[in-house]
């Protein structure tokens, strides 16, 4: 000095893609019934399918790179998992603070 790198963080910024379809459970609601129920709508959960996304994590291939036996290695590719209204998550960028490394 805030050059790098790394870790935290009640910070800020952060995308894509079906509110999708069918079966079960269902908080609670509304009508009708007034013995008893009976239908309707229903946040949410669980099962199963079609279709999608790619920026958690995961895995492949690789430019490139080292200590060159080998290894490290993307935002590419893949879609195991994870996601497709809001929320939540979210690679990443910014800030902050600490620690090493470097002039």
């Nucleotide at each position: 000095g805030a050059c790098g790198u790394c870790a935290c963080g009640u910070c800020g910024g952060g995308a894509g893609a079906g509110a999708u379809c069918g079966g079960c459970c269902a908080a609670g609601u509304u009508c009708a019934u007034c013995u008893u129920u009976g239908a309707g709508c229903g946040a949410g959960g669980c099962c199963g399918g079609c279709g999608c996304c790619g920026a958690a994590g995961g895995a492949g291939c690789a430019a490139c790179c080292g200590c060159c036996c080998c290894g490290g290695a993307a935002a590419c590719u893949c879609u195991c998992a994870g996601g497709c209204a809001a929320a939540c998550g979210g690679a990443c960028c910014g800030c902050g603070u600490g620690a090493c490394g470097c002039g």
Predicted 3D model of a 103-nucleotide RNA (Glycine riboswitch aptamer) from Tardiphaga sp. Its mean pLDDT, the model's own confidence on a scale to 100, is 78. The source organism's lineage runs through Bacteria, Alphaproteobacteria, Hyphomicrobiales, Nitrobacteraceae and Tardiphaga. It matches the Rfam family "Glycine riboswitch aptamer". About the family: This family represents the bacterial glycine riboswitch.